A computed fold for a 73-nucleotide RNA from a Clostridiales bacterium, annotated as transfer RNA.

């Protein structure tokens, strides 16, 4: 150079044949106990890699960039 997959919370991952973003760990707060475990309930935390396109409407579709990882030359 060329082809192919991956990018989504602090990590590790689901999702959507386009219509309010989710879990599991973790993190605060509180219940529960005499007091840890452990178990429950609540709560914070997200420009869904960037740019652009298409639509009423994009995380999801379509170009086009980055990084990474695997093949090919």
């Nucleotide at each position: 150079g060329c082809u192919g997959c991956u990018a989504u919370g602090g990590c590790u991952c689901a999702g959507u044949c386009g219509g309010c973003a989710g879990a599991g760990c973790g993190c605060g707060u509180c219940c529960u106990u005499g007091g840890u475990a452990a178990g429950g309930a609540c709560g914070a935390g997200g420009u869904c890699a960037c740019c652009g396109g298409u639509u009423c409407g994009a995380u999801u579709c379509c170009g086009g960039u980055u990084a990474g990882c695997a093949g090919c030359u």
Its mean pLDDT, the model's own confidence on a scale to 100, is 80.